[in-house]
Molecule: SAM riboswitch aptamer (S box leader)
Organism: Actinotalea bogoriensis 69B4 = DSM 16987
RNA sequence: GCACCAUCCAGAGCGGCCGAGAGAUCUGGCUCGAGGACGCCGCAGCAACCCCCCGGUCGCUCGGGCGUGGGUGCUACCGCCAGGGCCGAUGGAGG
Numbered sequence: 001g002c003a004c005c006a007u008c009c010a011g012a013g014c015g016g017c018c019g020a021g022a023g024a025u026c027u028g029g030c031u032c033g034a035g036g037a038c039g040c041c042g043c044a045g046c047a048a049c050c051c052c053c054c055g056g057u058c059g060c061u062c063g064g065g066c067g068u069g070g071g072u073g074c075u076a077c078c079g080c081c082a083g084g085g086c087c088g089a090u091g092g093a094g095g
Base pairs, nucleotide, nucleotide: 002094004092005091006090007089008088013043014042015041016040017039021032022031023030025084026083027082028081029080044075045074046073049071050070051069052065053064054063055062079087
């Protein structure tokens, strides 16, 4: 990078570094930001997609459970809102 499946109105922030834009993209709006946003790092936390446990099944799909542990993810605003599009993000399982 490719095609498939599921989810995207719940939840969860402090410190250090940096220094001008940021909230994916286009248009319009709204918001965050030199009282330091965004990003990166550390720690803390949230959640429960996968591992894991129980049930069920020929087997998968499926229902439920745990958060001690492992792999991710996430921690302003509904993916910030509306419209748009070979839309995007995250997880899983593939080639």